This is a predicted structure of a 494-nucleotide part of an RNA (small-subunit ribosomal RNA, 5' domain) from a soil metagenome. It matches the Rfam family "Bacterial small subunit ribosomal RNA". RNAcentral holds the full RNA, with entries from MGnify. The prediction has a mean pLDDT of 87.
Context: one part of a larger RNA
RNA sequence: GGACGAACGCUGGCGGCGUGCCUAACACAUGCAAGUCGAACGGGGUAGCAAUACCCAGUGGCGAACGGGUGCGUAACACGUGAAGAAUUUGUCCAUCGGUGGGGGAUAGCCGGCCCAACGGCCGGGUAAUACCGCGUACGACCUUCGGGGGACAUCCCCUGGAGGUGAAAGUCGCAAGACGCCGAUGGAGAACUUCGCGGCCUAUCAGCUAGUUGGCGGGGUCACGGCCCACCAAGGCGACGACGGGUAGCUGGUCCGAGAGGAUGACCAGCCACAUUGGGACUGAGACACGGCCCAGACUCCUACGGGAGGCAGCAGUGGGGAAUAUUGCGCAAUGGGCGAAAGCCUGACGCAGCGACGCCGCGUGCGGGAUGACGGCCUUCGGGUUGUAAACCGCUGUCGGGAGGGACGAAGCUCUGACGGUACCUCCAAAGGAAGCACCGGCUAACUCUGUGCCAGCAGCCGCGGUAAUACAGAGGGUGCGAGCGUUGUCC
Numbered sequence: 001g002g003a004c005g006a007a008c009g010c011u012g013g014c015g016g017c018g019u020g021c022c023u024a025a026c027a028c029a030u031g032c033a034a035g036u037c038g039a040a041c042g043g044g045g046u047a048g049c050a051a052u053a054c055c056c057a058g059u060g061g062c063g064a065a066c067g068g069g070u071g072c073g074u075a076a077c078a079c080g081u082g083a084a085g086a087a088u089u090u091g092u093c094c095a096u097c098g099g100u101g102g103g104g105g106a107u108a109g110c111c112g113g114c115c116c117a118a119c120g121g122c123c124g125g126g127u128a129a130u131a132c133c134g135c136g137u138a139c140g141a142c143c144u145u146c147g148g149g150g151g152a153c154a155u156c157c158c159c160u161g162g163a164g165g166u167g168a169a170a171g172u173c174g175c176a177a178g179a180c181g182c183c184g185a186u187g188g189a190g191a192a193c194u195u196c197g198c199g200g201c202c203u204a205u206c207a208g209c210u211a212g213u214u215g216g217c218g219g220g221g222u223c224a225c226g227g228c229c230c231a232c233c234a235a236g237g238c239g240a241c242g243a244c245g246g247g248u249a250g251c252u253g254g255u256c257c258g259a260g261a262g263g264a265u266g267a268c269c270a271g272c273c274a275c276a277u278u279g280g281g282a283c284u285g286a287g288a289c290a291c292g293g294c295c296c297a298g299a300c301u302c303c304u305a306c307g308g309g310a311g312g313c314a315g316c317a318g319u320g321g322g323g324a325a326u327a328u329u330g331c332g333c334a335a336u337g338g339g340c341g342a343a344a345g346c347c348u349g350a351c352g353c354a355g356c357g358a359c360g361c362c363g364c365g366u367g368c369g370g371g372a373u374g375a376c377g378g379c380c381u382u383c384g385g386g387u388u389g390u391a392a393a394c395c396g397c398u399g400u401c402g403g404g405a406g407g408g409a410c411g412a413a414g415c416u417c418u419g420a421c422g423g424u425a426c427c428u429c430c431a432a433a434g435g436a437a438g439c440a441c442c443g444g445c446u447a448a449c450u451c452u453g454u455g456c457c458a459g460c461a462g463c464c465g466c467g468g469u470a471a472u473a474c475a476g477a478g479g480g481u482g483c484g485a486g487c488g489u490u491g492u493c494c
Base pairs, nucleotide, nucleotide: 001494002493003492004491006490007489008488009487010486013364014363015362016361017360018359019357020356021322026320027319028318030317031316032315035062036061037060040059041058043056044055045054046053047052069275070274071273079199080198081197082196083195084194085193088192089191090190093188094187095186096185097184098183099182100181101135103133104132110125111124112123113122114121115120141166142165143164144163145162146161147160148159149158150157151156171180172179173178201247202246203245208238209237210236213235214234215233216232218230219229220228250272251271252270253269254265255264256263257262277298278297279296280295281294300311301310302309303308328354330353331352332351336350337348338347339346340345367397368396369395370394377388378387379386380385401435403430404429405428406427407426411421438483439482440481441480442479443464444463445462449478450477451476452475453474459466460465
C1' cells in the first nucleotide's frame, strides 16, 4: 500500500447492487417450512324432488432419498483430476417390440361391545379396490444343458441355433372414437455404486506398526468385486520415498496479495462429501440406514389421575444464552423451479420481493455566478498591520436529491385472464438555497505553525522519542494539511 462476512470511536443526506452468528453442532416458547390424487376403492356427511355438486376420515398410488440448513466428524479414494467396471444397479422420462386371459381369500373404514387421565388399545360382525395370493399363457428375460461363429485381460464377453425348467399384468374416464394407465423385454438419457494412477497440512521431542493382520482354498452375503464376513491352510503385509502415533482441518472451482514465482485463504455463489439432541440399528423403497420416518439406549425438557406418555429449529422468522459483533415472529406464489393430479387446481419460509444495518462497492447531492469599504467578530502582532477572506452580508440564477400535485409501467408467455413487488421505477408540473459535513492529523519519517495553559505534573507515543517555566510533540484556541458521507483506531492476511 492492498484486502475484509469485520468490530470499536466520532459523524451521518439520497439511491442502485450486493451482503449480514466468524462465538455455544448451546437450549429452545409460538407460527409456518410436504403434500397431493374422488378420473384407483368402499363408505360417512351437507344441499337438492332428482340428476348432480361439494366436503371428510380411512384403504390404495406417487412424492416425502428432491429442495432448504450446518461444518460436528473426517488426513480418508473424503475431495480434485485422469482412467477402469469382461464385477454392477437404476422409479419416473425417451425410442422400439410384444402382451393385458381366468379365478380366490382377506382387511381398514363402518356397525356392536369393552378398557383408558392421556397417548392409545382389545373383542365380535361385515365390506371394496390399480391393496394381497394362486392358475393359464410368455419368442425375447433368468437358470441348467447340447452345439456354431467372433472377440479378449487368467476368470470370461458378444452374436446365433436346439432341449428342459422358472417368472407377468389392473383397471379408470368417456355415448363412442379414444385417452390415461398396467405387465415383460431391449436400447438410451440422466443418476448411483465399486476399483485404481497422480495431486494437495504440521510433527521424528511419534521408529518401528500389524492377528482378519497378508495371501490362498471353499462357502456366506451384496445390485456388484473383495477378509466384507466365516471355516480351514500358509506366514505373510506396511515402513526414513516417513509406516504407526499425535495435532490441526470439510475438499474443490475460486477469493485476497504479488510484475511474476509464489504466499495466505475456502464467507457469499457453484460442484462433491459428512451430519441432523448423543450413540447404535434395521424397516419400507428404484433410491435412505432417512433433518421435519420407525425401534433401542443415554442426557435434557414437558404432561400425568403416578399406572404411563410426549418432544428434538445445524429449515424460515423469532427467544434466552455466549460474544467486540451479525437482521423481520413481514408480503406473495405474479415470475422461475419442484411435488401430486387427465385437468381445474392444491402445496411449496425453495424462490420472487419488501423491512432493518454506511457492513461493502458504485453513483449523486449538500448549490452556481457576481461581490472589497478587504465589514463585524475571532486569532496573531514588531501595534504599522497581518490573517480568517470572495469567505460572509448583498445582487442575480438554477432545481439534482429531498418535499407537494397529476399521470403511471416493463417484468405476463401464441389469444383472453393473471403482478407480491407497487401507485414502486419512470414522466410532467409546483414551491423553495431552502432540509443535507464531518473525521483524522500538523516534531522527523509525512502534506500541514502560531498563541495561551501546564511545568518529568497532567499527559502523548507506530518507531525515534516529547514534558523538569518561552513545548510547532501534552491540553485548548486560531490557522493549516489530508480524505470526505465518511474519517480514524484495532484485529487478520499478502